[in-house]
This is a predicted structure of a 74-nucleotide RNA (transfer RNA) from Candidatus Gottesmanbacteria bacterium RIFCSPHIGHO2_01_FULL_40_15.

RNA sequence: GGGCCCGUGGUGUAGCGGUUCAACAUGUCGCCCUGUCGAGGCGAAGAUCGCCGGUUCGAAUCCGGUCGGGCCCG
Numbered sequence: 001g002g003g004c005c006c007g008u009g010g011u012g013u014a015g016c017g018g019u020u021c022a023a024c025a026u027g028u029c030g031c032c033c034u035g036u037c038g039a040g041g042c043g044a045a046g047a048u049c050g051c052c053g054g055u056u057c058g059a060a061u062c063c064g065g066u067c068g069g070g071c072c073c074g
Base pairs, nucleotide, nucleotide: 001073002072003071004070005069006068007067010026011025012024013023018057028044029043030042031041032040050066051065052064053063054062
């Protein structure tokens, strides 16, 4: 330098053009339960989807560029 893959709440993932508030697990916080802790139950907060631009009536999702990470080739 070239090619491919990945980048979504604190962490790990899902979602592959439209539907309500981006879903689930875990973590955090509150309440219940318990003599206490834990476990269990109920609830809450938390991501404008790496960034910029484009396509479209509509983009996390498609296209281009760019940044970061991984693998392969030269």
Overview: Rfam family: tRNA. The family's RNA type in Rfam is transfer RNA. Rfam's curators write: Transfer RNA (tRNA) molecules are approximately 80 nucleotides in length. The same sequence occurs in records of 5 taxa.